[in-house]
Context: one part of a larger RNA
Molecule: large-subunit ribosomal RNA, domain IV
Organism: soil metagenome
C1' cells in the first nucleotide's frame, strides 16, 4: 500500500461537477400540523412531550392471559438501550398520475395512459392475412370496429386553400387498347376518323391534413418612443399566451433577491439569432429511484490525518 469495517478533539461541506459516500432521522402513544388544493389532499407536514423495572389497585372480559389507565417506589448518561426502524423544509424544470422500457452501460423529460380530434366504416362493412377455399376482427352492428394525431383538469386553440394532399363537382378541352366506320394490302399487318374510362386540365371546400404566418420610410410642444400615417408586397403577413427559455447567437443581456464574493438559481423586463397554440400555447394540486438551486439537521467529504478489526499484497523463515 488494497479490500471490508469501527472509532475520532474542534470545526462542519471549506471537499467535490454535484453533500457522491457516510452520518444523522426512525417504533409506539399524547398533544400539534402551513402554504396551496381539482376539498381528496397536502400529512407520518413541521414541531413538542411521554417511553424501563418492582409494589398496588382499577377498567376491559363470562373468566384468564393480553391491552388500557391510576398511585407510589426504583436502576441508568440513556430505556423502540440490541436487532429492527422516515433525515425534514423551501423554490424552480418536465412529465397529470399508477404503470411500461434499451434481457447484458440508458428507467427518463422517452413509450403508455383516461380524454380530446381527423378520417373511413350500414354489415357479403371498413381493416388485415391468404393464390384460393378460408380466417381474424366479431359468434361484436356506428354508446360497434379500423387506422392517423394530441395527451388528466383548467383557461384556450388565432390568420392563410397560393403550393402540397384529400374530397365533391363540371364534361368545354387532352386522354390507350378493343368495337365500329374508312384507307391501303394477296394476307397478317399497317394507317386515318368517330367513340371515349380512369386521370389531367378546369370550378369549389378542407389545416386537431402536409405546410406557411414580412419589408422600408415618416410623425406627439424636451428629448425618447411612435396610437397615427405613406409605400413596396404576399395565400396569409404570428393572435391569446409565454419569453435571455430543455428553445437567446451576441450572453456571464440589464434590474432585484440570495452569498463576504455568484459564469449558478429565483423574480422581473425583453428588439424572440431561430418562441407560439392538438409536431398542440399557458397554468395546475396530487404524484416521480426523474432535473436545478437554497436552508435547517447531521456528519472524516474536507481542514488533516490517526488509532483500530478481519482478510489480502509485501518481507523473512
Nucleotide at each position: 500500500c488494497c479490500u471490508a469495517g469501527g472509532u475520532u478533539a474542534g470545526g462542519g461541506a471549506a471537499a467535490u461537477c454535484g453533500g457522491c459516500a457516510a452520518a444523522a432521522u426512525a417504533g409506539u402513544g399524547g398533544c400539534g400540523u402551513a402554504a396551496g388544493u381539482u376539498u381528496u389532499c397536502g400529512a407520518a407536514a413541521a414541531g413538542c412531550c411521554a417511553u424501563g423495572u418492582c409494589u398496588g389497585c382499577g377498567c376491559u372480559u363470562a373468566g384468564u392471559a393480553a391491552g388500557c389507565g391510576c398511585a407510589g417506589a426504583u436502576a441508568g448518561c440513556a430505556u423502540u438501550a440490541u436487532c429492527a426502524a422516515g433525515g425534514g423544509g423551501a423554490c424552480g424544470a418536465c412529465g397529470a398520475c399508477u404503470g411500461u422500457u434499451u434481457a447484458u452501460c440508458a428507467a427518463a423529460a422517452a413509450c403508455a395512459c383516461a380524454a380530446c380530434u381527423c378520417a373511413c366504416c350500414g354489415c357479403a362493412a371498413a381493416g388485415c392475412c391468404g393464390u384460393a377455399a378460408g380466417g381474424c376482427u366479431a359468434a361484436g352492428u356506428a354508446c360497434a370496429g379500423u387506422g392517423g394525431g394530441u395527451g388528466a383538469c383548467g383557461c384556450c386553440u388565432g390568420c392563410u386553400c397560393a403550393c402540397c394532399g384529400c374530397u365533391a363537382g363540371u364534361c368545354a378541352g387532352c386522354g390507350a387498347a378493343a368495337c365500329c366506320c374508312g384507307g391501303u394490302u394477296u394476307c397478317a399487318a399497317c394507317c386515318g376518323g368517330a367513340c371515349a374510362a380512369a386521370g389531367c386540365c378546369c370550378u369549389a371546400g378542407c389545416a386537431a391534413a402536409g405546410a406557411g404566418c414580412g419589408g422600408g420610410a415618416g410623425u406627439a410642444a424636451c428629448u425618447c418612443u411612435g396610437a397615427c400615417u405613406c409605400u413596396c408586397u404576399u395565400u396569409a403577413g404570428g393572435u391569446a399566451g409565454c419569453g435571455u427559455a430543455a428553445u437567446a447567437c451576441c450572453u456571464c443581456g440589464u434590474c432585484a433577491c440570495u452569498u463576504a464574493a455568484u459564469a449558478g438559481g429565483u423574480g422581473a423586463c425583453u428588439u424572440g439569432c431561430a418562441u407560439g397554440a392538438a409536431g398542440g400555447g399557458c397554468g395546475u394540486a396530487a404524484c416521480g429511484a426523474u432535473u436545478g438551486u437554497c436552508c435547517c439537521a447531521c456528519u472524516g467529504u474536507c481542514c488533516c490525518a490517526a488509532c483500530u478489526u478481519a482478510g489480502g499484497a509485501c518481507c523473512c523463515a